Predicted 3D model of a 76-nucleotide RNA (transfer RNA) from Candidatus Kuenenia stuttgartensis. Rfam family: tRNA. Rfam links the family to the GO term triplet codon-amino acid adaptor activity. Rfam classes the family as a transfer RNA. NCBI's taxonomy places the organism under Bacteria, Pseudomonadati, Planctomycetota, Candidatus Brocadiia, Candidatus Kuenenia.
[in-house]
């Protein structure tokens, strides 16, 4: 250099046929408890990887660009 995958909350992840972005842990508060854990309720937390582009409407179709994993393929 080529080809492929993947990128969404603090992690780990879903997101259907384009039509209000969501789940488990984690956080934070309140219930419980003598108190701690566990458990139960509740809050919060998102430029969906950057830029465009088609569409009344894009996380989701299109294009280029970053990243990260994997494979070839070249030189030492």
């Nucleotide at each position: 250099g080529c080809c492929g995958a993947u990128g969404u909350a603090g992690c780990u992840c879903a997101g259907c046929u384009g039509g209000u972005a969501g789940a488990g842990c984690a956080a934070u508060g309140c219930u419980u408890u003598c108190g701690u854990a566990a458990a139960g309720c509740a809050u919060a937390g998102g430029u969906c990887g950057c830029g465009g582009g088609u569409u009344c409407g894009a996380g989701u179709c299109c294009c280029a660009c970053c990243a990260u994993c994997g494979g070839c393929u070249c030189c030492a």